Model confidence (mean pLDDT): 80 of 100. Transfer RNA from a Ktedonobacteraceae bacterium, 73 nucleotides, folded computationally. It matches the Rfam family "tRNA". By type it is a transfer RNA. The organism belongs to Ktedonobacteraceae, within Bacteria.
RNA sequence: GACGGUGUAGCUCAAUGGAUAGAGCGUUCGCCUCCGAAGUGAAAGGUUGCGGGUUCGAGCCCCGCCACUGUCG
Numbered sequence: 001g002a003c004g005g006u007g008u009a010g011c012u013c014a015a016u017g018g019a020u021a022g023a024g025c026g027u028u029c030g031c032c033u034c035c036g037a038a039g040u041g042a043a044a045g046g047u048u049g050c051g052g053g054u055u056c057g058a059g060c061c062c063c064g065c066c067a068c069u070g071u072c073g
Stems, first nucleotide, its partner, number of pairs: 001072007010025004018056001027043005049065005
């Protein structure tokens, strides 16, 4: 340099163009316990990498850029 893949919660990942973007783990608070662990209930936590476009509607489709990664040179 060419081509491809990935980017969503603190971490690992879901989500057919359609109602309010969810799950597990973690964190915090309760219940339980003599205290913890385990179990159990709840809460907080998101500009879906950035900027545009298409559409009635975009995490998803299109364009540019950025980061990481793979193949080739």